[in-house]
RNA sequence: CCAGACGGCCGGAUGGCCGCUUUCGGUGCCGCCCCGGGAAUCGCCCGGACCGGCGCCGGGGGAGGAAAGUCCGGGCUCCACGGAAACAGGGUGCCGGGUAACGCCCGGCGGGGGCGACCCCAGGGAAAGUGCCACAGAAAGCAAACCGCCUGUCGCGCCGGGAGACCGGUUCGGCAGGUAAGGGUGAAAGGGUGCGGUAAGAGCGCACCGCGCGCCCGGCAACGGGGGCGGCACGGCAAACCCCACCCGGAGCAAGAUCAAGUAGGGACGGCCGGCCGGUUCUUCGGAAUGCGGCCACGCGGGUUUUCGCGCCGCCGUCCGGGUCGAUCGCGCGAGGCGCCCGGCAACGGGCGUCCCAGAUGAAUGGCCAUCCAUGCGGGGCAACCCGCGGGACAGAACCCGGCUUACAGGCCGUCUGGCGUU
Numbered sequence: 001c002c003a004g005a006c007g008g009c010c011g012g013a014u015g016g017c018c019g020c021u022u023u024c025g026g027u028g029c030c031g032c033c034c035c036g037g038g039a040a041u042c043g044c045c046c047g048g049a050c051c052g053g054c055g056c057c058g059g060g061g062g063a064g065g066a067a068a069g070u071c072c073g074g075g076c077u078c079c080a081c082g083g084a085a086a087c088a089g090g091g092u093g094c095c096g097g098g099u100a101a102c103g104c105c106c107g108g109c110g111g112g113g114g115c116g117a118c119c120c121c122a123g124g125g126a127a128a129g130u131g132c133c134a135c136a137g138a139a140a141g142c143a144a145a146c147c148g149c150c151u152g153u154c155g156c157g158c159c160g161g162g163a164g165a166c167c168g169g170u171u172c173g174g175c176a177g178g179u180a181a182g183g184g185u186g187a188a189a190g191g192g193u194g195c196g197g198u199a200a201g202a203g204c205g206c207a208c209c210g211c212g213c214g215c216c217c218g219g220c221a222a223c224g225g226g227g228g229c230g231g232c233a234c235g236g237c238a239a240a241c242c243c244c245a246c247c248c249g250g251a252g253c254a255a256g257a258u259c260a261a262g263u264a265g266g267g268a269c270g271g272c273c274g275g276c277c278g279g280u281u282c283u284u285c286g287g288a289a290u291g292c293g294g295c296c297a298c299g300c301g302g303g304u305u306u307u308c309g310c311g312c313c314g315c316c317g318u319c320c321g322g323g324u325c326g327a328u329c330g331c332g333c334g335a336g337g338c339g340c341c342c343g344g345c346a347a348c349g350g351g352c353g354u355c356c357c358a359g360a361u362g363a364a365u366g367g368c369c370a371u372c373c374a375u376g377c378g379g380g381g382c383a384a385c386c387c388g389c390g391g392g393a394c395a396g397a398a399c400c401c402g403g404c405u406u407a408c409a410g411g412c413c414g415u416c417u418g419g420c421g422u423u
Stems, first nucleotide, its partner, number of pairs: 001419010012372007020062012034048005064394001068405002071403005076252004089248005094108005109123001110121004124243002129241002131237003146183002148179008157170005191209006210232001211230003215226004256329004266320007274296005279290004299312003336355008373392001375390006
């Protein structure tokens, strides 16, 4: 210098002007209520305090690394629930540790990839059972035999020998048998490589590798190492059912709590006002009580009067509870941020010090200008650089916290790997 791996950080800066939201202090006006005083004594006037509303002035705070997706785990709230266990359903799944908890994080193990730094893996159980293994292929799970190879035998030929009968060899075909080395199919074919062996072959025998069983050593463990035995039986799939171990009540801040308007509606008590029918209760069976229901009248409404039609309906007072609109709380001191020290490889834990850091709800956190910062394009210049134009990523709190995942212009820092060059 080039190419790359991993980890961390920033997410334009400063100033001016105009706004938005919240909070604190001061101040002006208005309203309610209370206190004190006065008067023409229910109603008014003066002064003061609390609270609320609308303004003004000044000070302070005001989005994120993901505020996002709402995927996982918790806090908090309400509901259900005597405890525990089991069943059903859901989830997690190598080992150890961290944590309030987790499906997260850290460290390790095993497998795979890369020359390497390093990266990836839903990674328990298939000799408990069931199921599946498409197409192709002879055969896909009590293995099987298509081509091939080998042996025997028969037949038509050919070659050699022989006077001949016949003998020997051989191509092709049929039949009987052996074989699983080779070919072919497949994701996968009942261990692999080599030597020996054999008619041809084969764990048939042997060596190494793999596999299984038990032993010893190391490790908390996953697991690793060593030597022994076994000739090899036991294919794959559990993101198929299933088995094993562990975990899990439900709903969610529109949770939930408080106050509470109305000529909305419910109840109790008291007073007042008609009739009829029904119901209910009581009854001495004659009736009585009753606003429980219906009809009519009375009353009320549409400017007034009459008729007709329509609509509403017991009226008044006192008290009580629920609750809609609305308002307030929940709602910002927390598994909190930062710095230092200690323990730990680390995740993380402990101690000390320090800081207070958004709380909107038709939903604030913005706009303009200037300078600078990087940056793209065009032009100039040997170059540093200068001039002009453009744009400044993804996105935006809504109860909070820990994670994961996804989006992201551009830039900075650290550690490490491979290669090239110079000394």

Overview
Bacterial RNase P class A from Thalassobaculum sp., 423 nucleotides, folded computationally. Lineage of the source: Bacteria > Pseudomonadati > Alphaproteobacteria > Thalassobaculaceae > Thalassobaculum. The RNAcentral record of the sequence draws on ENA. It matches the Rfam family "Bacterial RNase P class A". Rfam classes the family as a ribozyme. Rfam describes the family as follows. Ribonuclease P (RNase P) is a ubiquitous endoribonuclease, found in archaea, bacteria and eukarya as well as chloroplasts and mitochondria. The coordinates come from a structure-prediction model, not an experiment, and the mean pLDDT is 75.